[in-house]
RNA sequence: UAGAGUUUGAUCCUGGCUCAGAACGAACGCUGGCGGCGUGCUUAACACAUGCAAGUCCUACGUGAAAGGGGAGCAAUACCCCGGUAAGGCGGCGAACGGGUGAGUAAUACAUGGGAAUCUGCCCUGGAGAUGGGGAUAUCCUUCCGAAAGGAGGGCUAAUACCGAAUAUCGUCCGGGUUUCGAGAGGGACUCGGGGAAAGGGAGGCCUCUGGCAACAUGCUUUCGCUCCAGGAGGAGCCCAUGGCCCAUCAGCUAGUUGGUAGGGUAACGGCCUACCAAGGCGAAGACGGGUAGCUGGUCUGAGAGGACGAUCAGCCACACUGGCACUGAGACACGGGCCAGACUCCUACGGGAGGCAGCAGUGGGGAAUAUUGGACAAUGGGCGAAAGCCUGAUCCAGCAAUGCCGCGUGGAUGAAGAAGGUCUUCGGAUUGUAAAGUCCUUUUGGCGGGGACGAUGAUGACGGUACCCGCAGAAUAAGCUCCGGCUAACUUCGUGCCAGCAGCCGCGGUAAUACGAAGGGGGCUAGCGUUGCUCGGAAUGACUGGGCGUAAAGGGCGCGUAGGCGGACGGCACAGUCAGGCGUGAAAUUCCUGGGCUCAACCUGGGGACUGCGUCUGAGACGUGUUGUCUUGAGUAUGGAAGAGGGUUGUGGAAUUUCCAGUGUAGAGGUGAAAUUCGUAGAUAUUGACAGGAACACCAGUGGCGUAAGCGGCUAUCUGGACGGGUAUUGACGCUGAGGCACGAAAGCGUGGGGAUCAAACAGGAUUAGAUACCCUGGUAGUCCACGCCGUAAACGAUGUGUGCUUGUCGCUGGGAGGUUUACCUUUCGGUGACGGAGCUAACGCAUUAAGCACACCGCCUGGGAAGUACGGUCGCAAGAUUAAAACUCAAAGGAAUUGACGGGGACCCGCACAAGCGGUGGAGUAUGUGGUUUAAUUCGUCGCAACGCGAAGAACCUUACCAGGCCUUGACAUGCCCUCUAUGAUUCCCGGAAACGGGUUUCUUCACUUCGGGUGGGAGGUGCACAGGUGCUGCAUGGCUGUCGUCAGCUCGUGUCGUGAGAUGUUGGGUUAAGUCCCGCAACGAGCGCAACCCCUUUUGUCAGUUGCCAUCAGGUAAUGCUGGGAACUCUGACGAUACUGCCGGUGAUAAGCCGGAGGAAGGCGGGGAUGACGUCAAGUCCUCAUGGCCCUUACGGCCUGGGCUACACACGUACUACAAUGGCGGUGACAGUGGGCUGCAAGUUCGCAAGGACAAGCAAAUCCCAAAAAGCCGCCUCAGUUCAGAUUGUGCUCUGCAACUCGAGCACAUGAAGUUGGAAUCGCUAGUAAUCGUGGAUCAGCAUGCCACGGUGAAUACGUUCCCGGGUCUUGUACACACCGCCCGUCAAGUGAUGGGAAUUGGUUCCACCUGAAGCCGGGGCGCUAACCUUCGGGAAGCAGCCGACCACGGUGGGGUCAGUGACUGGCACUAAGUCGUAACAAGGUAACC
Repeated sequence: UAGAGUUUGAUCCUGGCUCAGAACGAACGCUGGCGGCGUGCUUAACACAUGCAAGUCCUACGUGAAAGGGGAGCAAUACCCCGGUAAGGCGGCGAACGGGUGAGUAAUACAUGGGAAUCUGCCCUGGAGAUGGGGAUAUCCUUCCGAAAGGAGGGCUAAUACCGAAUAUCGUCCGGGUUUCGAGAGGGACUCGGGGAAAGGGAGGCCUCUGGCAACAUGCUUUCGCUCCAGGAGGAGCCCAUGGCCCAUCAGCUAGUUGGUAGGGUAACGGCCUACCAAGGCGAAGACGGGUAGCUGGUCUGAGAGGACGAUCAGCCACACUGGCACUGAGACACGGGCCAGACUCCUACGGGAGGCAGCAGUGGGGAAUAUUGGACAAUGGGCGAAAGCCUGAUCCAGCAAUGCCGCGUGGAUGAAGAAGGUCUUCGGAUUGUAAAGUCCUUUUGGCGGGGACGAUGAUGACGGUACCCGCAGAAUAAGCUCCGGCUAACUUCGUGCCAGCAGCCGCGGUAAUACGAAGGGGGCUAGCGUUGCUCGGAAUGACUGGGCGUAAAGGGCGCGUAGGCGGACGGCACAGUCAGGCGUGAAAUUCCUGGGCUCAACCUGGGGACUGCGUCUGAGACGUGUUGUCUUGAGUAUGGAAGAGGGUUGUGGAAUUUCCAGUGUAGAGGUGAAAUUCGUAGAUAUUGACAGGAACACCAGUGGCGUAAGCGGCUAUCUGGACGGGUAUUGACGCUGAGGCACGAAAGCGUGGGGAUCAAACAGGAUUAGAUACCCUGGUAGUCCACGCCGUAAACGAUGUGUGCUUGUCGCUGGGAGGUUUACCUUUCGGUGACGGAGCUAACGCAUUAAGCACACCGCCUGGGAAGUACGGUCGCAAGAUUAAAACUCAAAGGAAUUGACGGGGACCCGCACAAGCGGUGGAGUAUGUGGUUUAAUUCGUCGCAACGCGAAGAACCUUACCAGGCCUUGACAUGCCCUCUAUGAUUCCCGGAAACGGGUUUCUUCACUUCGGGUGGGAGGUGCACAGGUGCUGCAUGGCUGUCGUCAGCUCGUGUCGUGAGAUGUUGGGUUAAGUCCCGCAACGAGCGCAACCCCUUUUGUCAGUUGCCAUCAGGUAAUGCUGGGAACUCUGACGAUACUGCCGGUGAUAAGCCGGAGGAAGGCGGGGAUGACGUCAAGUCCUCAUGGCCCUUACGGCCUGGGCUACACACGUACUACAAUGGCGGUGACAGUGGGCUGCAAGUUCGCAAGGACAAGCAAAUCCCAAAAAGCCGCCUCAGUUCAGAUUGUGCUCUGCAACUCGAGCACAUGAAGUUGGAAUCGCUAGUAAUCGUGGAUCAGCAUGCCACGGUGAAUACGUUCCCGGGUCUUGUACACACCGCCCGUCAAGUGAUGGGAAUUGGUUCCACCUGAAGCCGGGGCGCUAACCUUCGGGAAGCAGCCGACCACGGUGGGGUCAGUGACUGGCACUAAGUCGUAACAAGGUAACC
């Protein structure tokens, strides 16, 4: 020392991305009251108008306009003197400070600590001195040139300007001597000789000395100066060590280079420079090169270690338009000095000149962006001056900017009718909210008035009438910004409808958005708040503190070995490392602690601490290092053993393949899923014999052996390496690892030359296929083999670097040794190689003495995925290529292990009319019906694989009805309430218009209830206004309810416990068994729930009870006949309660269980048959048109009423049915046997009419009583295989019934008509027993309408070997890159758009190197044609200097060549991204040819 979001269906891990924090010289958006203290061009070291930023001294010097004064003169004034300001000059000091900037610089810099060969104006201390002379010159006057800047000549003059000479405490150099130290080189001390100064100038005062009569001075004194020497302080120069950026895709660099000698030069050491000599110097601890950069104190962040930065303040450095150069000076190679070159700007009379804001302001420009052309020298400090003072854009102040930090305010108290308004609402209310208003107070800030500082120890105040103090009025002048899906504090309504938009990450938005926009409300911060950018943090995500590498990214293919790192036991000595203490230093400021000052704070300030560092001295001696001595355990050597596909070379063997030859032999062989290509009558295949040639070595053979790895396999000989075990001897740490380096290194490939049997890339053919450049087949060349030489890579894997030590075990195999004995074993030891497992480790899987455990030593490697092991560059290679190895851009993941599912053209087991075995169908025909499509004014709507399609619809002529056309109504056909009117009102006849609705009129009957009898209440009708009604309008993806489906499949879960970090597992798995998670046994599980089963209903057998409408055995009566009657309660039956069946009994089997098989008994036997009953869930399955319901929409219409039409259409396609195609049939005849049901708006017997449908009359029956009601298949006869005596569609005519009405559009009857169809392609459906098939019957709906639906009974089969296959399901297991779950996922080319990038003929620019040319200014050197005041002179000249000239060096520039970086670039290569493009299907399951390197 804090974490969170995001990979998944979920989990753990790895790993990146993102957020919350702090900070800023910031900028932008919205907003803005005050004050204090800070800060303010980060970009163009871009260009600059204007003003100012360095002057000062007359007490160094000579002049001197103007004021003023005086004189001459009457005066003007053209005169003279005094005076001395301004100004200019000479001279001195300063201008090298102060101020700015960060271009350059990776070291001539900086920081820290040392050092010796130095200089130093002004200042301080001490010592000594200052004598005596000389020659010029500017200003000025004058002449001239020039536009100007400026310049030239002549003449005068002064000094603290300049120059000789004297003196020399003393210093220094040269030469000599003495002495001392030293090995020497040389050093120290003393001494002699020679060379070296100055301004006695300025000012004041004084008269003591000197001079002078005096004034006064050359006198004295004070002060400021001057010269020499020594020292100090401060400053500067030089040297050394250490420290602090990136790139090795920069690996070699260097000729003044490294050193020496001599000389020169400098203040000073030194290749600093020159000559000569030598050949060195630097570099993997990173030279050289490239990129970037001022360095530091410090600043920001951080727990710290670190990381990033180097604004303001402070120290150092560098620079001053760009480049070069020197001069002056104590100090410069000089920001506001000079010269030259260059670029740019300005002036010009065109001849020539001038300039340098990176000083303060300011301007333009650049930019997201950074201020006033302010005041003052009052303070602090600087320059000059003796001083007064002058100068000072240093500085102190003011102005501008919320740019930062700090402080204050925008009011306080009270106030519930919880006001109004807003918003929401479940309509009750809630919230805004004590908030407002109201009442009572206060006055900070701001305003007005008055006083008024500190800063100034004497004077002087820009700031400034400022700070501060007092008074007055008045709540008065003062609040915004952002957020509200999670992270992350804060929620609702409306609008919008994958649009508009949001977004830091995950992600929101496709009609109910807490995520967009607005509003209300809320959260946060507050004169600010958000956004953007950048830094650190979080990030242990580069891990020193503090990470990793079996599978997540990551062990080098393997060995030898250099440098380096690390290193056994016992001692001695020394001490760089290490430890302890002292001293020096670590500037100030900053940070921290503690005081103080501004009202507080920010801010300022005193003191302390700290500055973790460096240097130095002293000490310690464990560790460590060095050195020395000893040792044997690490490591070697010798010796005698023994194993082995270890390696090289030579020889040799048999089996097999192939080819060739010969024999036998005949029609095929070969090959495949099936074929074909191919071979064969020219004799194949097969078989026999013999020869040839090449390659490989069956069995033995083994998680056996050997080797460092790659790898090694017949046998023999020979050469040879290594490991192992035993005992003894010997060396004495000789060791481990190993960057570079070197060697080895499968296969493929390359070169040269051989060889070539097999196999076999490429290639050819045949198949397969939609295609098949594949998989399969037939051929076949490189290659495969050998020799020599390259290549240097592999999933070169144990995906596990090497070495050493330590840490429980069991069981094998292998090579040696020892011991024992029962001679074939046991025990034990060393080496190797395996399996399983303990602790421990691990994300898990797993590893586990052969570690992935515990440690040490050293090396290699990793840091999100993709782009990419790619590009460029380098190295290697003959090439192929290898090695080293990025970036732009792009994504929010990519990944590991394990879990649960789902899936598999994975496995095991099991079930189901799932297949098989059967029977009958569908698909073909006609018709019915539903659907699609089409049509239509409308053909209302829904339903769409199974699980839509004779479904909603148990019945569309009107109605239904939702659709269309037309005509009408608008509080409405219907409900409730308010208001007004009338009291009821209801039923009913008729007429007119009209299609009807509707409108207008009319007849008849009737006149409400309660009542306290007062009236009131309730009720009703009408009216037109308001609330509202109404909607089969939308959303089944907002919903409830209901339903379908998997599936009547046997499953689905929970509690507790246990296991696992966790998701989860266990239970529920296993062995049996069952229809069943049914039961039994076992078991870290023990129990439980929903399902299964049972309980319920029907049926089968039976008992009891009951006995009408049913029944009739017995008794009696009666009839033509009949339970018809009395009667009976036995039987059948009815319907209520019971019983029965439970593997209960026997045998076998099984495990002694559960159970299974067989048997007995029984009406029924192993669930007897059927029904009802549908677990957790799945399908956003179906339904808003049954109903209910949120939201949306319509409101003279999307509501309501009516007439007519439509839902009935018809080229066509599909589903479901009916009827058939016939003889197991049709027709005719006959007339036997059921059961369920229904019936008063009804069923209707019977009689009668009609061919019939049906009509007329009509008994009975609200039904065990009467009726529907005839059951039909059956039986008998005819027909005899035909489109028929099959089939009945279609059509015509005539009827019947229902109904207001059968045209569109009903059903039925009769006669006539008589179509397709002769058993149905691919395909497909149902059914396992009273079932299929077949036959009829009833019912619901319904006025009428069934081939549909729901029920009922009659007749009544066949087959099941079995579970390989198809479909569906269950359990276990396995793989997975799937989880929207295989209808999944996903790859590559092509096409389109966008983006960045590589190559690229060439082209443009920067930078740098080499060679050569040129050579300004300048210093240096040369020489002495020209010129010259000081000194010397023998007067000729000399010394010395100046200009010019010559030379060396050298900036800019030029020519040629090279390196490197960047820009552009026709064309071109790949890469990335982008809802619905094309082609295929490579991968994930055995992914359909296992995948991969």